[in-house]
């Protein structure tokens, strides 16, 4: 320096659901909650995919689908 994530440590995130707000919807924000997550951090006109919507059409969404970028700790 690389690979490897089953041990340990520290700090985090927060599914379903509930209540309230926004939105035509998908979905999102806040509080509660905790199924899980070593990238469940960031990126959504110029990678793919999915959802909503429509006669057709995203210009509306999804990063907890793949992907790209960055990155903490770490025994044998």
């Nucleotide at each position: 320096g690389a690979a490897a994530g089953u041990c340990a440590u520290u700090c985090g995130c927060a599914a379903a659901c509930u209540u309230g707000g926004g939105g035509a919807a998908a979905u999102u924000c806040a509080a509660g909650g905790a199924c899980g997550c070593a990238a469940a951090a960031c990126u959504a006109u110029a990678g793919g995919g999915c959802c909503u919507g429509u006669a057709a059409a995203a210009u509306g969404g999804c990063a907890g689908c793949c992907a790209g970028u960055u990155g903490c700790c770490a025994a044998a």
Source information:
This is a predicted structure of a 76-nucleotide RNA (c-di-GMP-I riboswitch aptamer) from Psychromonas ingrahamii. The coordinates come from a structure-prediction model, not an experiment, and the mean pLDDT is 77.